The prediction has a mean pLDDT of 75. Bacterial small signal recognition particle RNA from Candidatus Muproteobacteria bacterium RBG_19FT_COMBO_61_10, 98 nucleotides, folded computationally. It matches the Rfam family "Bacterial small signal recognition particle RNA". Its family is annotated with signal recognition particle, plasma membrane targeting and SRP-dependent cotranslational protein targeting to membrane, signal sequence recognition in the Gene Ontology. The sequence is in RNAcentral, with records from ENA. It is recorded under the gene name ffs.
RNA sequence: GGUCGGUCCCCCGCGCGACGAAACGCUGUCUACCCGGUCAGGUCCGGAAGGAAGCAGCCGUCGCAGCCACUUCGGGUGCGCGGGUGUGGCCGGCUGGA
Numbered sequence: 001g002g003u004c005g006g007u008c009c010c011c012c013g014c015g016c017g018a019c020g021a022a023a024c025g026c027u028g029u030c031u032a033c034c035c036g037g038u039c040a041g042g043u044c045c046g047g048a049a050g051g052a053a054g055c056a057g058c059c060g061u062c063g064c065a066g067c068c069a070c071u072u073c074g075g076g077u078g079c080g081c082g083g084g085u086g087u088g089g090c091c092g093g094c095u096g097g098a
Base pairs, nucleotide, nucleotide: 001095002094003093004092005091006090007089008088009086010084011083012082013081014080015079016078017077019074020073021072022071025067026066027065028064029063035060036059037058038057043052044051045050
């Protein structure tokens, strides 16, 4: 120097998991008039029947907070498996030359 093998690293793929994000879902909260519905009382219109707007309350929605089995996504993520034609590191076998 050649060749073969082992191991590490690197790269690719796959599986499981952790983490983060999103969606769905659940719970709570929430818009002093300037969200929706329903609107007691009261107000207004009407001779009346009746009608209108509508505060509080109640229900819901947007938003916000927390939780979230499963799902989706992410990577300077952990472990495992497979592959590499990687001018890669280390170790070893065989072998050629000086």